Large-subunit ribosomal RNA, domain IV from a Minisyncoccota bacterium, 331 nucleotides, folded computationally. The coordinates come from a structure-prediction model, not an experiment, and the mean pLDDT is 81. RNAcentral holds the full RNA, with entries from ENA. Taxonomically the source falls in Minisyncoccota (Bacteria, Bacillati). It matches the Rfam family "Bacterial large subunit ribosomal RNA".
Context: one part of a larger RNA
RNA sequence: AUCCUCAAGGAACUCGGCAAAAAAGCGACCGUAACUUUGGGAUAAGGUCUUCCCAACGCAAGUUGGGACGCAGCGAAAGUAUCUCUGGCGACUGUUUACUAAAAACACAGCUUCCUGCUAACUCGUAAGAGGACGUAUAGGAGGUGAAGCCUGACCGAUGCGAGAAGGUUAACGGUGCGGGUCGUUUCGUAAGAAUCGGCUCAGUGCCCGAAGCCCUCGUCAAUGUCAGCGGUAACUAUAACCGUUCUAAGGUAGCGCAAUUCCUUUCCGGGUAAGUUCCGGAGCGCACGAAUGGCUUAACGACUGGAGAACUGUCUCGAGGAUGAGCUUG
Numbered sequence: 001a002u003c004c005u006c007a008a009g010g011a012a013c014u015c016g017g018c019a020a021a022a023a024a025g026c027g028a029c030c031g032u033a034a035c036u037u038u039g040g041g042a043u044a045a046g047g048u049c050u051u052c053c054c055a056a057c058g059c060a061a062g063u064u065g066g067g068a069c070g071c072a073g074c075g076a077a078a079g080u081a082u083c084u085c086u087g088g089c090g091a092c093u094g095u096u097u098a099c100u101a102a103a104a105a106c107a108c109a110g111c112u113u114c115c116u117g118c119u120a121a122c123u124c125g126u127a128a129g130a131g132g133a134c135g136u137a138u139a140g141g142a143g144g145u146g147a148a149g150c151c152u153g154a155c156c157g158a159u160g161c162g163a164g165a166a167g168g169u170u171a172a173c174g175g176u177g178c179g180g181g182u183c184g185u186u187u188c189g190u191a192a193g194a195a196u197c198g199g200c201u202c203a204g205u206g207c208c209c210g211a212a213g214c215c216c217u218c219g220u221c222a223a224u225g226u227c228a229g230c231g232g233u234a235a236c237u238a239u240a241a242c243c244g245u246u247c248u249a250a251g252g253u254a255g256c257g258c259a260a261u262u263c264c265u266u267u268c269c270g271g272g273u274a275a276g277u278u279c280c281g282g283a284g285c286g287c288a289c290g291a292a293u294g295g296c297u298u299a300a301c302g303a304c305u306g307g308a309g310a311a312c313u314g315u316c317u318c319g320a321g322g323a324u325g326a327g328c329u330u331g
Base pairs, nucleotide, nucleotide: 001324002323003322004321005320006319008317009316012315017312027049028048029047030046035040037147051068052067053066054065055064056063057062069073082310083309084308085307086306087305088304089302090301094106095105110145111144112143113142114141115140116139122131123130124129148297149296150295151294153227154226155225158224159223160220161219162218163217164216167215168214169213174208175207176206177205178204179202180201181200182199183198184197186195187194188193228246229245230244231243232242255289256286267283268282269281270280271279
């Protein structure tokens, strides 16, 4: 290291029955609860039988009756369910971190929102083109939720999206005035220069024109999100159906609740134990649940996870003995 056995006890071990052990052995007959989506649960659980000989019956399989032996009758080599009660999570079968995570994570059917009328939306590509699809809204794409049951409350103030167009604001281009530059004309003047008219032109400057957007109006939350304080009050006390007041877009509805969420906290009450920070039921001042980032239930299912029990045992009290191999020693 791998195995085997053990008095009495039997989980006292331990984070935890981890590991081991035990029983059962998908045959027959009997029997089988809660719950339930009526399919299940279910091989639930639990009990009996199993070999051989004789007889009767029977086509046979076999059944019934009588008898025999053994510790043991699927006479077991391989192979081959431990079971029950009760929570959490996820409906389920499935998928995943190839090589530390298999799960409560992902997916899923179902539900829902948005986009798309076909040269579709969307995706890839500079393009040509291709997929979508040789499909056509009972179709395709994208997001969320995640069977089923009962449901899914309030808020459009902010952000996003959609619709709207009266007004405000608003770019380049274009137009025009002033100003600058330059070329020419005419007039005055000896000249310098000044003025007039006509072109071309300019990082200057005023005004006109000028779309979407933004401001603005409305809609929309299974869009992103949000869902309050304070004070007083009932003829014991306590509490507050009730009243007042402030703020808000609106103030958390149903259901659930010390929870995979509760800090205080080993909350309080009850159950289970001789004794229970865990567990189950109830309560609710919810530090900081809450309704498709879904809420609450839920049969079935799970190499998931918590608690309890039966059986069983070297897990332990508490260790002992044995077998084989390696190390080690000797040859």